[in-house]
Context: one part of a larger RNA
RNA sequence: CGUUGAAGGUUUGAGAGGGCCUGACUCUAGUACGAGAGGACCGAGUCGGACGAACCUCUAGUGUACCUGUUGUAUCGCCAGAUGCACCGCAGGGUAGCUAUGUUCGGUUAAGAUAAGCGCUGAAAGCAUCUAAGCACGAAACUUGCUUCAAGAUAAGAUCUUCUUAUAGAGCCGUCAAAGAUUAUGACGUUGAUAGGUUAUAGGUGUAAAGUCAGUAAUGGCAAAGCCGAGUAAUACUAAUAGCUCAAAGA
Repeated sequence: CGUUGAAGGUUUGAGAGGGCCUGACUCUAGUACGAGAGGACCGAGUCGGACGAACCUCUAGUGUACCUGUUGUAUCGCCAGAUGCACCGCAGGGUAGCUAUGUUCGGUUAAGAUAAGCGCUGAAAGCAUCUAAGCACGAAACUUGCUUCAAGAUAAGAUCUUCUUAUAGAGCCGUCAAAGAUUAUGACGUUGAUAGGUUAUAGGUGUAAAGUCAGUAAUGGCAAAGCCGAGUAAUACUAAUAGCUCAAAGA
C1' cells in the first nucleotide's frame, strides 16, 4: 500500500515445513522343518542405542554488585573493625537465570491408491495363459493420518462484537519483563501489585560487630548468629501524574 466504511477478537486451510530410525534379549519353541548339523515365519513382552523437542524437581556445571576464610600492601591517627589494589588477589561454598552430563516425552496404530511380485476368472488361439475385458492381494517409498506456519491464497476467505464524529479503537507518554541490539511482543498505569522500597518467608553462607563470661594465651560460650543479587507472598511508602495525537460516508 492492497484486501473497498473504520476497528477489536475468534477462526477455516489452498499451500509449505518438521517428524518417519533401529538393535539385543525372553516367551511362543529347541516347536514347524530337517537323517543330522542346525533352526524359523506369525505373534507377545522387556531393556536399550542414536536422533529430536521441552524443562530445571533430582544430579552436575556456571553463577565478576551473595556469604565466608585468607596472603601481600596502602588508607581510615593507633588498637579493634573496615575498605581499596593485586586475574573476581587467591581459596571454600552457592539462590535465581542459563545449561547437560540431568528429567520427561516422541517415532505407534490405521486408511487409500500402488511398485516389483503372488493370484482368480478368462479369451484372442476349442488347449494353455495373472490380461486383452473383468476381479482380489502386495513395501520404510506416494496421498492422508501426527505436528508447526499459514488468506499478499491479489481467487486477498469465514464468523462474532463495537462505532456513527474527535466516537469505537489505536498510538504517544510512563512503570516494566515470560520479551528484547533498535524495533517488535507481552504485563501494568491509582477502579492499580507494573517496578522499586518495606515486612514476612524459601534458599545461600556458616555462628557478625560490640559487650561480657571462661581460659596464662591461642581460643571458646552467650549465637541456628549476622549478612544476603535475581525466588514466593503481602503491603500503595515511592514512581506509573497531567495530558496530547491520529483515522473512514458503502448500505

Predicted 3D model of a 251-nucleotide part of an RNA (large-subunit ribosomal RNA, domain VI) from a Bacteroidota bacterium. RNAcentral holds the full RNA, with entries from ENA. NCBI's taxonomy places the organism under Bacteria, Pseudomonadati, Bacteroidota.